[in-house]
Record summary
The RNA shown here (transfer RNA) has 76 nucleotides and comes from an Actinomycetota bacterium. It matches the Rfam family "tRNA". Rfam links the family to the GO term triplet codon-amino acid adaptor activity. Rfam classes the family as a transfer RNA. RNAcentral records the identical sequence in 2 taxa.

RNA sequence: GCCGGGGUAGCUCAGUCGGCAGAGCAGCGGUUUCGUAAACCGCAGGUCAGGGGUUCGAGUCCCCUCCCCGGCUCCA
Numbered sequence: 001g002c003c004g005g006g007g008u009a010g011c012u013c014a015g016u017c018g019g020c021a022g023a024g025c026a027g028c029g030g031u032u033u034c035g036u037a038a039a040c041c042g043c044a045g046g047u048c049a050g051g052g053g054u055u056c057g058a059g060u061c062c063c064c065u066c067c068c069c070g071g072c073u074c075c076a
Stems, first nucleotide, its partner, number of pairs: 001072007010025004019056001027043005049065005
C1' cells in the first nucleotide's frame, strides 16, 4: 500500500427488508434475612467511533476520516 471483519449502555454483545434503540452482567432502590450472599421485583444508564450525503424517516444505505483485529504484497 491492497483486501476482509469490527467500533451500539460501565463490560460482553444483539438489533431481521430503512420505521419505538435492546438483552445479559455490573450499578442503584426494594422484598426477604438477626445480618450478608443468593433469589425475586423495580429503577437508572446511549454523541449507535467522527463528519457529510440520500430519504418523509438512517444503528441500518452511499462517501470521507479515525481506531481495533486478521490476511496479502515488495510492485512503484